[in-house]
Context: one part of a larger RNA
RNA sequence: GGCGUAUGGAGGAUGUCUUGGCACCAAGCGGCUCUGAAAGGCGUGGAAGGCUGCGAUAAGUUCGGGGUAGCUGUCAAACAAGCGUUGAUCCCGAAAUUCCUGAGCAAACGCGGCGAAGUGAAACAUCUCAGUAACCGCAGGAAAAUAAAGAAAUCUCGAUUCCGUCAGUAGCGGCGAGCGAACGCGGAAAUAGCCUAAACCAGAGGCUUUGCCUCUGGGGUCGUGGGGCAUGUCGCAUAGAAGUUACCAAUUUGCCGGCUAGAAGAAGUGAGAAGAAAAGCUCUACCAUAGAGGGUGAUAGUCCCGUAUUCGGCAGUCGUGCAAACUUCUGAUGUGUACCCGAGUAAGUCCGGUCACGUGAAACCCGGCCUGAAUCUGGGAGGUCCAUCUCCUAAGGCUAAAUACGUCUUGGUGUCCGAUAGUGAAAAAGUAGCGCGAGCGAAAGAUGAAAAGAACCCCGGGAGGGGAGUGAAAAAGAACCUGAAACCAUACGCUU
Numbered sequence: 001g002g003c004g005u006a007u008g009g010a011g012g013a014u015g016u017c018u019u020g021g022c023a024c025c026a027a028g029c030g031g032c033u034c035u036g037a038a039a040g041g042c043g044u045g046g047a048a049g050g051c052u053g054c055g056a057u058a059a060g061u062u063c064g065g066g067g068u069a070g071c072u073g074u075c076a077a078a079c080a081a082g083c084g085u086u087g088a089u090c091c092c093g094a095a096a097u098u099c100c101u102g103a104g105c106a107a108a109c110g111c112g113g114c115g116a117a118g119u120g121a122a123a124c125a126u127c128u129c130a131g132u133a134a135c136c137g138c139a140g141g142a143a144a145a146u147a148a149a150g151a152a153a154u155c156u157c158g159a160u161u162c163c164g165u166c167a168g169u170a171g172c173g174g175c176g177a178g179c180g181a182a183c184g185c186g187g188a189a190a191u192a193g194c195c196u197a198a199a200c201c202a203g204a205g206g207c208u209u210u211g212c213c214u215c216u217g218g219g220g221u222c223g224u225g226g227g228g229c230a231u232g233u234c235g236c237a238u239a240g241a242a243g244u245u246a247c248c249a250a251u252u253u254g255c256c257g258g259c260u261a262g263a264a265g266a267a268g269u270g271a272g273a274a275g276a277a278a279a280g281c282u283c284u285a286c287c288a289u290a291g292a293g294g295g296u297g298a299u300a301g302u303c304c305c306g307u308a309u310u311c312g313g314c315a316g317u318c319g320u321g322c323a324a325a326c327u328u329c330u331g332a333u334g335u336g337u338a339c340c341c342g343a344g345u346a347a348g349u350c351c352g353g354u355c356a357c358g359u360g361a362a363a364c365c366c367g368g369c370c371u372g373a374a375u376c377u378g379g380g381a382g383g384u385c386c387a388u389c390u391c392c393u394a395a396g397g398c399u400a401a402a403u404a405c406g407u408c409u410u411g412g413u414g415u416c417c418g419a420u421a422g423u424g425a426a427a428a429a430g431u432a433g434c435g436c437g438a439g440c441g442a443a444a445g446a447u448g449a450a451a452a453g454a455a456c457c458c459c460g461g462g463a464g465g466g467g468a469g470u471g472a473a474a475a476a477g478a479a480c481c482u483g484a485a486a487c488c489a490u491a492c493g494c495u496u
Stems, first nucleotide, its partner, number of pairs: 001495009015481001016446002020417002022414007029406002031105002039101003042055003046079001049075003061095006070083003109140001110138004120127001124174001150157002161189001162187004171179002193398003196342001200218008223376001225341003228337007239330005251325005256319005262311003268284001269300001270283003285302002287291001293305003347371002350368004357383001378393005433440002453480001456467004
C1' cells in the first nucleotide's frame, strides 16, 4: 500500500406518512366597472417583521339572524391591558366607511377579419400542415344557425342545432402524399313559430300643386300561390285566446321550491392479559333508514366529530310553476278585377374565393370590374347544357330549448402522484434570486402519544461534550422517524 471483517463518522437513498396537487363527474353560477373595476402603493395592532384582514370609522363600525363558554387572526409561545351568561369571540345576511393611484379587467367556449411556417410528400414547386397557430374586432351566458327561391326522385319529407350511423363509402388528388362528404336511417334531446316592405284606405306636413314626395296609423305576409280592391254568403264580443325569452309593447303582488348560517340525531368507555398507550387479541352485551369518512397514545358501528333520517329562515338572492290583478288580440268562404308581392337586385362575361370537389363537363354559394331583367302567363333550383317533370318562392328582420366551455361555488369519485413525484409552488411561491427590459425563476415536508424541549453538576472562551433527570425509546435531543451507498477514520486479520 491492497483486501477482508467489525465499530464509528459523514451522507440522505429507501420504507412508511400527507397538510398539497392532478384528472373526471353532477349541480349551481356565468360576470366586475366612472355609484371608480382588475391590479398596485401606503397605511392600519399595546408592542408588530412576514402572511391574512381592513381603510383615517382602518385585524375593524351599526342592525337583523344563528350559536355557546370562553375570547382579543396566523407564523408564535410568552407579556401587558382588557372583553364575555345583560350572551362576547365566532358563523350568515343587510347597511355604513372605503386614503393615494389605476380605464378597462376576466379561464375557456363563440362569431367575424387577417393569416403563416417548421412539417408530410422520404428532395421539391401544385398539394399538405391549415383556414391551424399568431394577431385584431365584437360579444353572450352561451354564441352561431333557424321557419325552405330546401332536400329528394316520379315515392315523399317538412325551420334550426347536437349525437350515432351512413363511411373511410361516393368522390377529390403532382389520381402522389393525402383530403373526404351528402342523401337516407336512428336518437336525443328538444320542439315554436312570428314580425315587416308593397298594393289599398285615413290623417298630417312639404313641394316644382290636374299631381308628386315624406311621416304617422290602419291593412297585409303566402306557394294545394298569397294579398289588395269591388261585390255576395255565413259567423261574431256578457265570448274566445294569449302574455313578460321571439310572437306590437309592457308589469306588480302572493304562494311554492332551491341557495346563502344552522338544529335534533341510536347503541359498552363491559371484563381479562401483555403493553408507554387498546381501538388489536380472548370473553360477553347493545344500536342500526346510522357498519360513509375522520379523530382519539396500535386497527373503534356503540369515546369524540359526524353519518342515515328529520327539521329550520330575520334578511338577501335565484328559479320555475300556480294564482290574482293587469295588458293585448279577434273569423271563414264564393265570384270578378289584374293593383301589389323586397333592383343596380337576380342573372351574364372575365377574375378570384368557398363548397369533401386542386377548372374540371363544375353546377350551387360568396366577392371584385363591366353589363343588367321579369312581377305569377313572373322567378329560382333539381351538379355543364336543353326538353319534360318535380320542388320552392331570393334580393328585409326576430326567435327559447336540446349544444360548447369553466375563472368561480358546492358535493362526489379515482386499478391518479406521494416530496428529484404531483401544480413552478404541500413551506413568507410567482417568493428568494437573475435580467436595462420583455421576461426567467428555484431550493426547502416528518422529535415525541404528550415538550414531559434536558433543572442541577463537571470540562471548555465558545461551539461541543460528559453525568444527572424526562420518556416506551435520547443509537427519538431539536443539524431531531427510518438512516442504504459513495467517501473518511479506528481496531483486528491476511498479504506485498